[in-house]
RNA sequence: GGCCCUAUCGUCUAACGGUCAGGACACGGCCUUUUCAAGGCUGUAAUCGGGGUUCGAUUCCCCGUAGGGCUA
Repeated sequence: GGCCCUAUCGUCUAACGGUCAGGACACGGCCUUUUCAAGGCUGUAAUCGGGGUUCGAUUCCCCGUAGGGCUA
């Protein structure tokens, strides 16, 4: 250089073009307990950037950025 894959809460990970973008862990609050831990309830928090298609895009297309793989 060429080809291919990946990018979503702090972390890991779901989501058939119409979801309140879900779950686990972590964190905060409350309950329970003499206290801690465990447990229960609850809350905060995310779609890599820019365009395009579409009534509607996390999802499809293009160009970037970052990471990874194969190849010369």
A computed fold for a 72-nucleotide RNA from Patescibacteria group bacterium UBA5187, annotated as transfer RNA. It matches the Rfam family "tRNA". Rfam classes the family as a transfer RNA. Rfam links the family to the GO term triplet codon-amino acid adaptor activity. The coordinates come from a structure-prediction model, not an experiment, and the mean pLDDT is 81. Lineage of the source: Bacteria > Bacteria candidate phyla. The sequence was found in a public genome assembly.